Notes:
Predicted 3D model of a 72-nucleotide RNA (transfer RNA) from Folsomia candida. Rfam family: tRNA. Rfam classes the family as a transfer RNA.

RNA sequence: GGCGCCUUAGCUUAGUGGUAGAGCGCUAGUCUAGUAAACUAGAGGUCGUGAGUUCAAUUCUCACAGGUGCCU
Numbered sequence: 001g002g003c004g005c006c007u008u009a010g011c012u013u014a015g016u017g018g019u020a021g022a023g024c025g026c027u028a029g030u031c032u033a034g035u036a037a038a039c040u041a042g043a044g045g046u047c048g049u050g051a052g053u054u055c056a057a058u059u060c061u062c063a064c065a066g067g068u069g070c071c072u
Stems, first nucleotide, its partner, number of pairs: 001071007010024004018055001026042005048064005
């Protein structure tokens, strides 16, 4: 330098056009002599950035950034 893949909650990730979910973690409560476990409830996301298409974009297209792999 060329080609491909990935980027969503603190972490690991689901979600192939119609207002984003789960597990773990976190907070509170119940329980306990106390802690843990268990159970119940809750908080936490401008979906990497910017544009384009569309009535509508996490999703489709392009550029850029970061990560990763292959080729030279």
The sequence is in RNAcentral, with records from Rfam.